[in-house]
Molecule: RNase P RNA; transfer RNA
Organism: Planctomycetota bacterium
RNA sequence: CGAGAGGACCGGGCGGUCGCUCCCGGAGCGCAAGCUCCGGGGGAGGAAAGUCCGGGCUCCGUGGGUCAGGGUGGUUGCUAACGACAACCGGCCGCAAGGCCCGGGAAAGUGCCACAGAAAACAAACCGCCUCCCUCGGGAGGUAAGGGUGAAAUGGUGCGGUAAGAGCGCACCGCGCCCCCGGUGACGGGGGUGGCAUGGCAAACCCCACCUGGAGAAAGACCAAAUAGAGGAGCGGGCGAUGACCCACGCCUAUCGCUCCCGGGUAGGUCGUUCGAGGCCGGGCGCGAGUCCGGUCCCAGAGAAAUGGCCGCCCCCCCGCCCUCGGGCGGGGGACAGAAUCCGGCUUACAGGUCCUCUCGCGCC
RNA sequence: GGGGAUAUAGCUCAGUUGGGAGAGCGCGUGGAUCGCACCCACGAGGUCGGGGGUUCGAGUCCCCCUAUCUCCACCA
Repeated sequence: CGAGAGGACCGGGCGGUCGCUCCCGGAGCGCAAGCUCCGGGGGAGGAAAGUCCGGGCUCCGUGGGUCAGGGUGGUUGCUAACGACAACCGGCCGCAAGGCCCGGGAAAGUGCCACAGAAAACAAACCGCCUCCCUCGGGAGGUAAGGGUGAAAUGGUGCGGUAAGAGCGCACCGCGCCCCCGGUGACGGGGGUGGCAUGGCAAACCCCACCUGGAGAAAGACCAAAUAGAGGAGCGGGCGAUGACCCACGCCUAUCGCUCCCGGGUAGGUCGUUCGAGGCCGGGCGCGAGUCCGGUCCCAGAGAAAUGGCCGCCCCCCCGCCCUCGGGCGGGGGACAGAAUCCGGCUUACAGGUCCUCUCGCGCC
Repeated sequence: GGGGAUAUAGCUCAGUUGGGAGAGCGCGUGGAUCGCACCCACGAGGUCGGGGGUUCGAGUCCCCCUAUCUCCACCA
């Protein structure tokens, strides 16, 4: 210098001016709720998004159990928890840095493998090869080495062997089983042994191991306002918002309870609600994800929803013109998107830009 | 804000142990009729909403996007 790999971060800046929202202080008006003005302070994101996972929180009376249903799927960790993340193991891809993997079980059982092909899995001979018979067209038998079909054909290569062949025998590789060693473990290494001991699909049913109650801030609590429940149907014990059920305790109970239908009223306020598994800095432990300790900071809280518009200068990109090749002038553009209960992840969208580490190739010293 | 469902021909919809893409209406051509409709025969028409993955093979199984539809307030 070129080509790549991994990761972190920013995602316009400054000034003026006109506004928006919340909080605090002051003043004025008002019986009050509140309104207006002045001053000060805070005011979107890396994804606030999709709502795909996991938790906090709230309610379903409490606790426990069985089956069903759902989820996860190498190992060990980390965590509030997870399908996230980290490190490692195995397989595949890449010269490499690295990347990808829903990565348990197919000798527990069931099922499927279309077409083609002789045969798609207790087996099997279409062509070919070999032996025998024979009316020369074929018949009987042996054979999975070769051809052909297919996504897939009963371990692979070589030598021996044989009528031709075949793990039939042997060597190496692969595979199964046993033992030893290393590792917490997935697994790795070595030795022995077996002639191979039963193809693929589990993002097919299923089996195994582990996890798992439901509903969601329109959850829920309080206040206020208004109205019409002797309404209809079904059920009888009911009380998880569960697919079925059991046990224990507790609560309510026929003017009761549950489900559905019909009808009436309101469209207000406060809390939940923003201090949190929180941010930043330093240190200890750990390869790491993380965790512990100390210091410091307070950082949006609206309720149909605020964080914006305009002007000037600068930055980046594109186009046109001029040019003394330094540049100047004019025009256009600067993404994706926007909190609504809060966090940890994943995924998806995104103009442009910055930094760090590493690999390979070439050149020079 | 939260939950659920759907997407297949121009329209309305089928499509299950994953191997053929279909039906009715509509459209076109021909027949039948004096002519039209009904009727009969034949035919055209599909990125199965989009993109990945599993598999030999995907409308179907898994994941991610897009669009449309729908339901959820409180009081007595």